Predicted 3D model of a 142-nucleotide RNA (SAM riboswitch aptamer (S box leader)) from a Balneolaceae bacterium. The prediction has a mean pLDDT of 79. The source organism's lineage runs through Bacteria, Pseudomonadati, Balneolota, Balneolia and Balneolaceae.
[in-house]
RNA sequence: UUCUUAUCAAGAAAGGCGGAGGGACAGGCCCUGUGAAGCCUUAGCAACCGAUCGGUUUUUAUUAACCGGUGUCAGGUGCUAAAUCCUGCCCAUUCUGAAAAAUCUGCUUCAGCAACUUUUUCAGAAUCGGGAAAGAUGAGUA
Numbered sequence: 001u002u003c004u005u006a007u008c009a010a011g012a013a014a015g016g017c018g019g020a021g022g023g024a025c026a027g028g029c030c031c032u033g034u035g036a037a038g039c040c041u042u043a044g045c046a047a048c049c050g051a052u053c054g055g056u057u058u059u060u061a062u063u064a065a066c067c068g069g070u071g072u073c074a075g076g077u078g079c080u081a082a083a084u085c086c087u088g089c090c091c092a093u094u095c096u097g098a099a100a101a102a103u104c105u106g107c108u109u110c111a112g113c114a115a116c117u118u119u120u121u122c123a124g125a126a127u128c129g130g131g132a133a134a135g136a137u138g139a140g141u142a
Base pairs, nucleotide, nucleotide: 001142003140004139005138006137007136008135013042014041015040016039017038021031022030023029025088026087027086028085043080044079045078048076049075050073051072052071053068054067055066056065057064084134089131090130091129092127093126094125095124096123097122098121099120100119101118102117105114106113107112
C1' cells in the first nucleotide's frame, strides 16, 4: 500500500525540547505566543487483539461456541478540545419562497387582471431522521 470486516454521540493530560501552525480534503466554525505541528518523559482512558477465572453446551483434545452489570488483567496496538467538531451524495418528514397548470370567485373597456384552493416542478431552511461516500482505529489478508 491492496482487499475484507468490526467500531466511531462514552472515556482519558501534565512536564521538557521546539517556535507557527493545527483540526484528513473543500466550505463553515473553532483551537493556538496564557505556546501550534513534531520529538521525548511520565501519567491516564479503553476490552479491538492477547492472557486469564467461573459457568453452560460441545469435542479424541482448553477442542469450539456462548454467558458473566464493561467477569478480571494494560502484554500488542490505539487514543487523551469540540459527535469522526458540523456539513458535503441520495432519500424521508415539516416549513418557506418562486414558476407553471387546473378549478372557482370578483372586477372588467370582453382583451385581460387580481385573490383563494389544489396539483406539479425548482430552490432554500430545519431534524441527536435513515442510508451511502470519505476518513480514523483494530483484526485478518495479498